[in-house]
RNA sequence: UGAAUACUUUGGGGAUUGGUGAAAUUCCAAUAUCGGUGGUAAAAGCCCACGAGCGAGAGCAUGAGCAGGUGUGAUUCCUGCGCCGACGGUGAUAGUCCGGAUGAGAAAAGAAAGAG
Numbered sequence: 001u002g003a004a005u006a007c008u009u010u011g012g013g014g015a016u017u018g019g020u021g022a023a024a025u026u027c028c029a030a031u032a033u034c035g036g037u038g039g040u041a042a043a044a045g046c047c048c049a050c051g052a053g054c055g056a057g058a059g060c061a062u063g064a065g066c067a068g069g070u071g072u073g074a075u076u077c078c079u080g081c082g083c084c085g086a087c088g089g090u091g092a093u094a095g096u097c098c099g100g101a102u103g104a105g106a107a108a109a110g111a112a113a114g115a116g
Base pairs, nucleotide, nucleotide: 001116005112007110008109009108010107015031016030017029018028019027032096033095034085035084036050037049038048039047045083046082053060054059065081066080067079068078069077087099088098089097
C1' cells in the first nucleotide's frame, strides 16, 4: 500500500382545483409537483450501465431530449422548448391514492481482518 472474507449502519420522492358521471385523488380541463445507484474530461429522470418487477431456475421484461450558449472538456452546467414513469388494487383507465413494503436492493459510508 492494502486482496479474500465476514460484520455494522445508511439506502425513493411527489397534487390540488374544477368538469362529466351511478361510480374517477385513475378520464377531461387548468395549474402544480417528484426524480434510486455507479460511470462519463464538468454536476444527468430522458448518454452508458445497474437496482427496483416476474420466474424454482435458465432467463424474461425494462420509459423518455432536442436547439442554442459558455468552456480545453458538458446530450450532465446555463437559456428555451419538450418528453417519460414497474407490479397488484380500485364503484372508472393512476409517476403523485391504497398495497406487497417495518420488505428487497444497486450502492455508499464505517469499523475489522492482514493475503501479496
The RNA shown here (FMN riboswitch aptamer (RFN element)) has 116 nucleotides.
The coordinates come from a structure-prediction model, not an experiment, and the mean pLDDT is 83.
It matches the Rfam family "FMN riboswitch aptamer (RFN element)". Rfam describes the family as follows. The RFN element is a highly conserved domain that is found frequently in the 5'-untranslated regions of prokaryotic mRNAs that encode for flavin mononucleotide (FMN) biosynthesis and transport proteins.